[in-house]
RNA sequence: AAUUCGCCCUUAGAGUUUGAUCCUGGCUCAGGAUGAACGCUGGCGGCGUGCCUAACACAUGCAAGUCGAACGAAGCACUUCGGACAGAUUCUUCGGAUGAAGUCCUUAGUGACUGAGUGGCGGACGGGUGAGUAACGCGUGGGUAACCUGCCUCAUACAGGGGGAUAACAGUUAGAAAUGGCUGCUAAUACCGCAUAAGCGCACAGUACCGCAUGGUACGGUGUGAAAAACUCCGGUGGUAUGAGAUGGACCCGCGUUGGAUUAGCUAGUUGGCAGGGUAACGGCCUACCAAGGCGACGAUCCAUAGCCGGCCUGAGAGGGUGGACGGCCACAUUGGGACUGAGACACGGCCCAGACUCCUACGGGAGGCAGCAGUGGGGAAUAUUGGGCAAUGGGGGAAACCCUGACCCAGCAACGCCGCGUGAAGGAAGAAGGUUUUCGGAUCGUAAACUUCUAUCCUUGGUGAAAAUAAUGAUGGUAGCCAAGAAGGAAGCCCCGGCUAACUACGUGCCAGCAGCCGCGGUAAUACGUAGGGGGCGAGCGUUAUCCGGAUUCAUUGGGCGUAAAGCGCGCGUAGGCGGCCCGGCAGGCCGGGGGUCGAAGCGGGGGGCUCAACCCCCCGAAGCCCCCGGAACCUCCGCGGCUUGGGUCCGGUAGGGGAGGGUGGAACACCCGGUGUAGCGGUGGAAUGCGCAGAUAUCGGGUGGAACACCGGUGGCGAAGGCGGCCCUCUGGGCCGAGACCGACGCUGAGGCGCGAAAGCUGGGGGAGCGAACAGGAUUAGAUACCCUGGUAGUCCCAGCCGUAAACGAUGGACGCUAGGUGUGGGGGGGACGAUCCCCCCGUGCCGCAGCCAAACGCAUUAAGCGUCCCGCCUGGGGAGUACGGCCGCAAGGCUAAAACUCAAAGGAAUUGACGGGGGCCCGCACAAGCAGCGGAGCAUGUGGCUUAAUUCGAAGCAACGCGAAGAACCUUACCAGGGCUUGACAUAUGGGUGAAGCGGGGGAGACCCCGUGGCCGAGAGGAGCCCAUACAGGUGGUGCAUGGCUGUCGUCAGCUCGCGUCGUGAGAUGUUGGGUUAAGUCCCGCAACGAGCGCAACCCCCGCCGCGUGUUGCCAUCGGGUGAUGCCGGGAACCCACGCGGGACCGCCGCCGUCAAGGCGGAGGAGGGCGGGGACGACGUCAAGUCAUCAUGCCCCUUAUGCCCUGGGCUGCACACGUGCUACAAUGGCCGGUACAGAGGGAUGCCACCCCGCGAGGGGGAGCGGAUCCCGGAAAGCCGGCCCCAGUUCGGAUUGGGGGCUGCAACCCGCCCCCAUGAAGUCGGAGUUGCUAGUAAUCGCGGAUCAGCAUGCCGCGGUGAAUACGUUCCCGGGCCUUGUACACACCGCCCGUCA
Repeated sequence: AAUUCGCCCUUAGAGUUUGAUCCUGGCUCAGGAUGAACGCUGGCGGCGUGCCUAACACAUGCAAGUCGAACGAAGCACUUCGGACAGAUUCUUCGGAUGAAGUCCUUAGUGACUGAGUGGCGGACGGGUGAGUAACGCGUGGGUAACCUGCCUCAUACAGGGGGAUAACAGUUAGAAAUGGCUGCUAAUACCGCAUAAGCGCACAGUACCGCAUGGUACGGUGUGAAAAACUCCGGUGGUAUGAGAUGGACCCGCGUUGGAUUAGCUAGUUGGCAGGGUAACGGCCUACCAAGGCGACGAUCCAUAGCCGGCCUGAGAGGGUGGACGGCCACAUUGGGACUGAGACACGGCCCAGACUCCUACGGGAGGCAGCAGUGGGGAAUAUUGGGCAAUGGGGGAAACCCUGACCCAGCAACGCCGCGUGAAGGAAGAAGGUUUUCGGAUCGUAAACUUCUAUCCUUGGUGAAAAUAAUGAUGGUAGCCAAGAAGGAAGCCCCGGCUAACUACGUGCCAGCAGCCGCGGUAAUACGUAGGGGGCGAGCGUUAUCCGGAUUCAUUGGGCGUAAAGCGCGCGUAGGCGGCCCGGCAGGCCGGGGGUCGAAGCGGGGGGCUCAACCCCCCGAAGCCCCCGGAACCUCCGCGGCUUGGGUCCGGUAGGGGAGGGUGGAACACCCGGUGUAGCGGUGGAAUGCGCAGAUAUCGGGUGGAACACCGGUGGCGAAGGCGGCCCUCUGGGCCGAGACCGACGCUGAGGCGCGAAAGCUGGGGGAGCGAACAGGAUUAGAUACCCUGGUAGUCCCAGCCGUAAACGAUGGACGCUAGGUGUGGGGGGGACGAUCCCCCCGUGCCGCAGCCAAACGCAUUAAGCGUCCCGCCUGGGGAGUACGGCCGCAAGGCUAAAACUCAAAGGAAUUGACGGGGGCCCGCACAAGCAGCGGAGCAUGUGGCUUAAUUCGAAGCAACGCGAAGAACCUUACCAGGGCUUGACAUAUGGGUGAAGCGGGGGAGACCCCGUGGCCGAGAGGAGCCCAUACAGGUGGUGCAUGGCUGUCGUCAGCUCGCGUCGUGAGAUGUUGGGUUAAGUCCCGCAACGAGCGCAACCCCCGCCGCGUGUUGCCAUCGGGUGAUGCCGGGAACCCACGCGGGACCGCCGCCGUCAAGGCGGAGGAGGGCGGGGACGACGUCAAGUCAUCAUGCCCCUUAUGCCCUGGGCUGCACACGUGCUACAAUGGCCGGUACAGAGGGAUGCCACCCCGCGAGGGGGAGCGGAUCCCGGAAAGCCGGCCCCAGUUCGGAUUGGGGGCUGCAACCCGCCCCCAUGAAGUCGGAGUUGCUAGUAAUCGCGGAUCAGCAUGCCGCGGUGAAUACGUUCCCGGGCCUUGUACACACCGCCCGUCA
């Protein structure tokens, strides 16, 4: 220090359902781990690890032998005895003697060794594997008085004396071989009797003591039984018996040990007994006999899966997963069976039999077993060398030397894992080159590199050189280490960069190619694909895949739920079980505390030590809990004893009730039948029809028959466990409540299985059948209508008996008990007060409102809990598949109960919020309808659009909100289109460099653009500049994208709305304010109010018109005065009036009355030019439509670059079977035509308006004054009015079309202008369905002006003249505002979504 306790510490989440929110809930991710594999990559070392699959098959070698100090024999060497051969040497008398070495035979002996044999010990260990096994197999703790134990240790006592064999060997014989047979010889520590018996075993009876039963121990007695081996180097080593120890084993028991009940019953040696056998030993282990038991819901049997553990991984822990390496146990050894030997086996490298397989064979017969170490084939995603050594550790044998040892120690291969190290360090900015990017300035890679200096771990070379080994012995290994020298030189990759999650740009691609763990990316600007640059992470590795734990409190013991999210059995009775009131004393199983044992080693935690560190290794210490033993406490609990009454029950008296069963009975209604009256319809519906009816219906009266249901009372009321129960009476019967006591004495609660009840429909048999009424038929409706509606109508509905067993069987809420504010109804009972009226109190039931609380989703619940607690049961664990299949059980059937999986999805859900929507509701607006007037839709023409056509008919606009729109002017131009002809620094801009007698003019060619020729000759003193030419940068594009954009615009909509701050409420989205009561054109104003204020909108401020005043009066005006004319404000003058232009005033519900809330305001009135926003305009909130416009303009990106740019000529935009929109003109008499005559406003005018005069029928032409304008001109306004003609006709309506002739503009009117004159005179006689505008100076009608413009309006923008009708009203259509309601919608009803088919 680890441990305990306290403190401390530890326990992390994220993405994804929605428009948003909260909750539920699943899916997914970040972490750790691995005997791994795969992809890319790979420098070194240390320590580990390495067939997870085919317990598939195996060639070859090795893995168990050893002992000669147990024994015999053989071979060899030596010695020795004897013999034979042999003859060296020496002596010699030459006759001979001597006899060495050597060879052979023989005797004895010695020595080491070899292979075989007898014998001993060991081959039961060590090594491998995980098939089998769900079991006393394993783990843990015990037991054996029911056991064994070779070698080892200790103790005691012994070892005397005999015998007979047999391998080997020899001979012979069978066989191919393996392997035998026969005969003969031989040894032992081989084998067998005998002797001995301290002790031992057995048998018999006994004594003492002890024990948890059988029983055990000790003692002595009798009988009986069994021993031994020798070898020797003389040290010793062995042998026998008995006892003890140690070690190892055997058996038994408690507890623990996977999933399935869609496996519920299993069992004949089965369970027990007795006797016997067997065993080391108990036992049904085995046999005979006897009994009929034994096991099982606390899960037997069966099926599936699996070796178990120490541990390992993960986790905060509890837990979950796992059992490779190391260690313990078990099981197995080709498959199955069997025993033998032995201390030990039913025996991996022993035996026998059987099977399969392989091999040999002479076909007769034999041999074999790598799950030992290597290795091979095979399988597989995948797993190594046919290595070295017994040096160490350990094992076997031996007295020992020693031998054997693929145990083991080492080495080899593999990034398979863990750990360590390196691939350099410092300096170095011109921030090099290069890459990427860029708004072209720059930014970044980046001190990074180069370069300079330095260092040397690995590495290379050379040298030295261990420990491991106590004296010797080293495979590893000339290894580790150390020393010296060398040189930056040889050593970096992999994944990722949308969010989760750390890291962003460019290009390519264009819902393609692809990515993806989840959400999701990709359809032309992709941080999500691919590449690059850059960045992030890790690093000799990095990613991927697989698997496990975690996160997942998502199986919840710690630590979840069930009203609506998944989840309360339809209800009751009740078995097992679980749980259980008060008191006393007892016991001590649980519980609590103490001590002891155990929790082997390794591992783990702490401390320390050794390899330079670490990994790794070593030492010491620690380790909860479980289990066992000893003794203890007694609050709680269990157990047993006694007592108690409050839980529960019984008795008594009351009492309410559609509680149940059976029997009877009543009236109304209905249908049918009979009869009467009576006549033409009835019936039915939104309207009809089918149907019924003159054969007399319906209606009505009388009579009869039949079945079913019980109006009123009747209720948010009563009863019942639920289903359910309703006229009245009778009988039988269950339960509740109230009151007062007495009695029993915990008898209680719940309730798996089980049993019963259980709406409707349905089923079986038999009845019954009025009404109603599935099916069915007909009639309607409808696009259809197998529906809704109508006319009929069968099962059924009713009764009896029997099934079924379900339901939104709901309060979507299991039962019981206790506790926790109230208020107010109602049903039953009781009490009080004079009381049967009204009141108060108590108990039980049944409703509503509502506080705390609801460890909390909200909605809501709230003494009838969904609150606070206790107990028991049932049930849930994402959606779909599916309450389905299969199996089982039940049922006559229909079907019910129980109840999956494959596959598939990233959700499915609950509650609440804001919107949107509704053939929901309420309130209210708008020419929205209605009421009116005029139109459109029919005709002709104009114009726009579609379509068609075309070389082109350029493009855009598309419901409202495109279509007389962009076009406020297409003959050329415009012009963007087409054809052809041309240009290429360009028609236009800027810059640089270079060059240069430009531009212009004239002529020629040409359709023109343009080209060619001639002429001409710039400014400046100069430098230089302009112009032109060449070159280079660049220009240019009405090419694309309005789904990349700015700006502008349309639209909802001049609608009355849209928001914010602070506060408050809500977990939150959000609400409140802004809702409500009034009022308004208005979120206008008032009142109220948890709101108080504010902003953008509304209104007002601005402009025009309407009344008045003031100022100013020319070009306008002229009342008065004067002058003048044929006439005229023509002139003087005037400043009154009109008018013009400025500035003011005026209107505010201000005044009166009434209404209203005393308000806001409304209605009416007076006054007033005008009333209650006076009329019109400008003005358009937050936003919506990816609305419109890249062709007004601007602009990102993309695209074109002798063309998608530019110029020119011509054509086209004007094309025409057709369709639509918008207009014009008409169809006529309220009209047309002719003549006469009156009155505007607002504008415009200088290459312009043009008076006036002349010419022309006219368009117009020729002259020509005035006027840049209150002066002159356009300019006669028209409808109107007066007069005349026409007389209802395709016309004196209508004017299209066409012919002819003219005018004007313009370079030019052919395609393709306008106008005039003459002639021609078409359709058209008021317009189907449908549809538009307008509420007053409006509609309608009439003309006038202007912009554009050379010319060209029926269009557009303005102006004035004349000048109506109607509005009851808000049901309906359309659009809109506010409140509310429902929702499965939220690209929001043009939504969502279901089925069928493809």
A computed fold for a 1398-nucleotide RNA from an uncultured bacterium, annotated as small-subunit ribosomal RNA.
It matches the Rfam family "Bacterial small subunit ribosomal RNA".